[in-house]
RNA sequence: ACCGCUAAAGGCAAACCCGUCGAAAGGCGGGGACGCAAAGCCGUUGGGUCUACAGCCGUUAGGCCAUGACUGCCAGGUUGCCGGUA
Numbered sequence: 001a002c003c004g005c006u007a008a009a010g011g012c013a014a015a016c017c018c019g020u021c022g023a024a025a026g027g028c029g030g031g032g033a034c035g036c037a038a039a040g041c042c043g044u045u046g047g048g049u050c051u052a053c054a055g056c057c058g059u060u061a062g063g064c065c066a067u068g069a070c071u072g073c074c075a076g077g078u079u080g081c082c083g084g085u086a
Stems, first nucleotide, its partner, number of pairs: 001085004011036002016031006034072001040078003044075001046074002048070003055064003
């Protein structure tokens, strides 16, 4: 520097359930493991997805909208354990 086929030490924790915060998406804590070699950290004037309290449109039904949210959708930045190869 590249790789993750094998092993070991350890790490994280989807769905779901309970509590709590939030208008919602969703967050946090506990339980729980589907998975993960960065599923560590950074939300980043990147792409994508979700929500719509307020605002706007509409007679209504409903629609639009991010400044809100996700990062375990993709990309980017940064640091790093073990093993292998050179």